[in-house]
Context: one part of a larger RNA
RNA sequence: GAUGAAUGCUGGCGGCGUGCCUAAUACAUGCAAGUCGAGCGGUAACAUGGGUAGUUUACUACCUGAUGUCGAGCGGCGAACGGCUGAGUAACGCAUGGGAACGUACCCCAAAGUGAGGGAUAAGCUCUCGAAAGAGAGUCUAAUACCGCAUAUGAUCUUCGGAUUAAAGCUUUUAGCGCUUUGGGAACGGCCUGUGUCUGAUUAGAUAGUUGGUGAGGUAAUGGCUCACCAAGUCGACGAUCAGUAGAUGGUUUGAGAGGAUGAUCAUCCAGACUGGGACUGAGACACGGCCCAGACUCCUACGGGAGGCAGCAGUAGGGAAUCUUUCACAAUGGACGAAAGUCUGAUGGAGCGACGCCGCGUGCGGGAUGAAGGUCUUAGGAUCGUAAACCGCUUUUAUGAUUGAAAAAUAUGAUGGUAGAUCAUGAAUAAGGAUCGGCUAACUACGUGCCAGCAGCCGCGGUCAUACGUAGGAUCCAAGCAUUAUCC
Numbered sequence: 001g002a003u004g005a006a007u008g009c010u011g012g013c014g015g016c017g018u019g020c021c022u023a024a025u026a027c028a029u030g031c032a033a034g035u036c037g038a039g040c041g042g043u044a045a046c047a048u049g050g051g052u053a054g055u056u057u058a059c060u061a062c063c064u065g066a067u068g069u070c071g072a073g074c075g076g077c078g079a080a081c082g083g084c085u086g087a088g089u090a091a092c093g094c095a096u097g098g099g100a101a102c103g104u105a106c107c108c109c110a111a112a113g114u115g116a117g118g119g120a121u122a123a124g125c126u127c128u129c130g131a132a133a134g135a136g137a138g139u140c141u142a143a144u145a146c147c148g149c150a151u152a153u154g155a156u157c158u159u160c161g162g163a164u165u166a167a168a169g170c171u172u173u174u175a176g177c178g179c180u181u182u183g184g185g186a187a188c189g190g191c192c193u194g195u196g197u198c199u200g201a202u203u204a205g206a207u208a209g210u211u212g213g214u215g216a217g218g219u220a221a222u223g224g225c226u227c228a229c230c231a232a233g234u235c236g237a238c239g240a241u242c243a244g245u246a247g248a249u250g251g252u253u254u255g256a257g258a259g260g261a262u263g264a265u266c267a268u269c270c271a272g273a274c275u276g277g278g279a280c281u282g283a284g285a286c287a288c289g290g291c292c293c294a295g296a297c298u299c300c301u302a303c304g305g306g307a308g309g310c311a312g313c314a315g316u317a318g319g320g321a322a323u324c325u326u327u328c329a330c331a332a333u334g335g336a337c338g339a340a341a342g343u344c345u346g347a348u349g350g351a352g353c354g355a356c357g358c359c360g361c362g363u364g365c366g367g368g369a370u371g372a373a374g375g376u377c378u379u380a381g382g383a384u385c386g387u388a389a390a391c392c393g394c395u396u397u398u399a400u401g402a403u404u405g406a407a408a409a410a411u412a413u414g415a416u417g418g419u420a421g422a423u424c425a426u427g428a429a430u431a432a433g434g435a436u437c438g439g440c441u442a443a444c445u446a447c448g449u450g451c452c453a454g455c456a457g458c459c460g461c462g463g464u465c466a467u468a469c470g471u472a473g474g475a476u477c478c479a480a481g482c483a484u485u486a487u488c489c
Stems, first nucleotide, its partner, number of pairs: 001488003005485005012361006018354002020319001025317003029314003034077003039074002042070001046068003049064006084272003093197007102189003107185008115149001117147002124139006154165004169177002198244003205235003210232008247269004251262004274295005297308004325351001327350003333347001334345004364394004374385004399426006408416001433478005438459003444473005454461002
């Protein structure tokens, strides 16, 4: 000098940041991923219209998808982003520079097409089983769900003869949004590789899919990635292997630099989602708020069987020296879906709490000597606190009260927020502490104590005259902070 700090004493305000470093411990509760009726059959609920019945209008009951809508369901897109954490990982994980054998939903550009059909199934209805979670049977129905046929600009395979291969409709019917095939682009991703990347030799040898080849399988793709056969290689004192530690980087901090230390917040990459394993779906996952199996733990149970996963946002318990509200809003930015209106969004924008940090402001200003009273010291004369106070004059940052009142939003929409700011009024009014004073090191006297009580970073103070302990007065240094402790340079 620095810190994601903590502790002690103290504490007026604002702005901008920042806040579980420990138990990747366990989690009550709420929310954090939905959306589309302009894909579909329908319409539980609400509302409107119509009809029927009842005491006449009021009102009540029933029927009716006719309409606005829309629970549940089929279908599409999204859920692989965003958010969190750093356990593992010494590795092509990361950083940087290259490479060839690849993929890509949505988006953009270009070309071609979008014909004619079929059979189901959920929901619904009727039942059955079960404590529940849920499961099953029969019957009925639709689609941008599923499946043939036709066509083939193209594409794939090819023995160059040929073979294989698509599509879906919706609509305010002006238009538009889609669908299928192919080529290109954008951006993103998978793979390979040169170089760099902590400590230990009191770890010296390690390795059989091991190293290479041929062939096959597999993958979007190269490859022992996997397998069969063949060969015996491959790595290593330029540190292999083993062990320990650790997410990496941009950066941060210190330093004149070289270098050292570090990797909170922010940004990029990687890895993980109770522990271990596995695949399914999909353009993309081997998937935090998906599935299956095993395990530990917790909960429900009618004992037959089921349910769960905060390293999302708040919050709770525990651990700890230690780290916040079970808040507001989708107004802005961004994201998902939708033609749109819009819906969802604990991303995000805000507010709240904490002097945790940095920065700024204030706690008045001028005059005022019989140098008041009082305190302390005293050689008893005086000295000092000290222009300090009182007193006189002034100001109003701030504070309080009142009146107004934004920008952030395009045309409409503002959570923040009646906030920031402006104007007026009141009145010095609301606002100073902490550490130190032997030397290093700026700042000294008195009393108490008597190697006691105590101090201390080092040297060292204290045993009756202590500038070193305790108190008081005074002084010095910082200041809404000041010290101490811990850690790094």
The part of an RNA shown here (small-subunit ribosomal RNA, 5' domain) has 489 nucleotides and comes from an uncultured bacterium. The RNAcentral record of the full RNA draws on ENA. Model confidence (mean pLDDT): 87 of 100.